[in-house]
Context: one part of a larger RNA
Molecule: small-subunit ribosomal RNA, 3' major domain
Organism: uncultured bacterium
RNA sequence: UGACGGGGGCCCGCACAAGCGGUGGAGCAUGUGGUUUAAUUCGAUGCUAACCGAAGAACCUUACCAGGGCUUGACAUGCCGGAGGUAGGGAGCCGAAAGGCGACCGACCCGGGCCUUGGGGCCGGGAGCCGGCACAGGUGGUGCAUGGUUGUCGUCAGCUCGUGCCGUGAGGUGUUGGGUUAAGUCCCGCAACGAGCGCAACCCCUGCCCCGUGUUGCUAACGGGCGAGCCGAGCACUCGCGGGGGACUGCCGGCGACAAGCCGGAGGAAGGCGGGGAUGACGUCAAAUCAUCAUGCCCUGGAUGCCCUGGGCCACACACAUGCUACAAUGGCCGGUACAGCGGGUUGCGACCCCGCGAGGGGAAGCCAAUCCCUCAAAGCCGGCCUCAGUUCGGAUCGCAGGCUGCAACUCGCCUGCGUGAAGGCGGAAUCGCUAGUACGUCGAAGGUGGGGCC
Numbered sequence: 001u002g003a004c005g006g007g008g009g010c011c012c013g014c015a016c017a018a019g020c021g022g023u024g025g026a027g028c029a030u031g032u033g034g035u036u037u038a039a040u041u042c043g044a045u046g047c048u049a050a051c052c053g054a055a056g057a058a059c060c061u062u063a064c065c066a067g068g069g070c071u072u073g074a075c076a077u078g079c080c081g082g083a084g085g086u087a088g089g090g091a092g093c094c095g096a097a098a099g100g101c102g103a104c105c106g107a108c109c110c111g112g113g114c115c116u117u118g119g120g121g122c123c124g125g126g127a128g129c130c131g132g133c134a135c136a137g138g139u140g141g142u143g144c145a146u147g148g149u150u151g152u153c154g155u156c157a158g159c160u161c162g163u164g165c166c167g168u169g170a171g172g173u174g175u176u177g178g179g180u181u182a183a184g185u186c187c188c189g190c191a192a193c194g195a196g197c198g199c200a201a202c203c204c205c206u207g208c209c210c211c212g213u214g215u216u217g218c219u220a221a222c223g224g225g226c227g228a229g230c231c232g233a234g235c236a237c238u239c240g241c242g243g244g245g246g247a248c249u250g251c252c253g254g255c256g257a258c259a260a261g262c263c264g265g266a267g268g269a270a271g272g273c274g275g276g277g278a279u280g281a282c283g284u285c286a287a288a289u290c291a292u293c294a295u296g297c298c299c300u301g302g303a304u305g306c307c308c309u310g311g312g313c314c315a316c317a318c319a320c321a322u323g324c325u326a327c328a329a330u331g332g333c334c335g336g337u338a339c340a341g342c343g344g345g346u347u348g349c350g351a352c353c354c355c356g357c358g359a360g361g362g363g364a365a366g367c368c369a370a371u372c373c374c375u376c377a378a379a380g381c382c383g384g385c386c387u388c389a390g391u392u393c394g395g396a397u398c399g400c401a402g403g404c405u406g407c408a409a410c411u412c413g414c415c416u417g418c419g420u421g422a423a424g425g426c427g428g429a430a431u432c433g434c435u436a437g438u439a440c441g442u443c444g445a446a447g448g449u450g451g452g453g454c455c
Base pairs, nucleotide, nucleotide: 019434020433021432022431023430026325027324028323029322030321031320032319033318034316035315042053043052064311065310066309067308068307069306070305073135077134078133079132080131081130082129088105089104092101093100094099108126109125110124112123113122114121115120137300138299140298141297142296146294147293148289149288150287151285153283158197159196160195161194162193163192164173165172166171177188178187179186203277204276205275206274208245209244210243211242212241213240214239217235222232223231224230248271251265252264253263254262255261327427331386332385333384334383335382336381337380343374344373345372348367349366352363353362354361355360393424398419399418400417401416402415403414404413
């Protein structure tokens, strides 16, 4: 100077308490440990690993295993030599494919000379090909050699510097103290005076108003129309986009050191950082990542590289984690009937019609989209049935029959119909989330992303 204390003071946080809903019990899904396996590729491991990398494992992906193959290699650069019917294409044969063999067809660019009437032929070189060499390649090792990136303490209020002063020095002071704040926020005081990185503000979304702009919206006013903003018409309203205003403790009262500020009030759509997001200081954990990428060193280099087929990553006596669905009456089922926002759409979204109980299929309008479509939101509300029962609760599991995508659904996809109907009657010790448009219920993946082929 720190760290630590079952030392003290002050203060904060859904930290406790108060309360609501869960987890821990059941079934299933997903991840992980373990076990198994030819392989179940690798990494992540208290908080800060475990619906995590993975925003898409049937092949591909794929890094793993078995088997079949290739070696100058799937890819880059350079050097040497070689072949010219060469490069390229390729019937056919072997094969699971990769790969191997291979009849036949058959070019391009540059230069010079010669032959040739045009056309074309010959020679040399290049691209490409074959052989050789140097090398390529490696998701092989080391995150305890690294860059970059990330988690966490923690959106916590802290961490420092220059000069001065104090101390032999490490260092202290400033940054402590009195108030105040969400804040080292601000005020006051003070051997300190200033400054930097953080805080706040500047950025985005949202809440109110105004202006501009109207193929969305409006019968608001007029006309047409059985009807529907459907048409004429109009931008007032709603709304979209752009711009601006508005909140600053500005005003009043009280408290306070007359300060910073706090409490109450007025006005206001909104107050005292309005709500949310983005934003993460110096550092800590030899934290994580050599498998995003980059990279030192080490290792491999007829294999630890590359290609292919099939399998595996989906195993299952168990254990843990995160979820979903329930155990019912604040409910289940049936019928009727309302009200959203955010997004997406041309190898796409697909209205509507027909077929099918349905998944879906056959036609097909419109829409490159405030215009058409996905798109009927659901809980809700109205009416009816069920009457406490393993049930009209619950839906696991299994059987049969179908649909869709795709070269292909056996391992191992999703969906539909009929049948089957399991555990489960609210969950031990323990444990989690949440302070307001929040918990909880419901909407519910519409969407986002990756890969392959062709041009």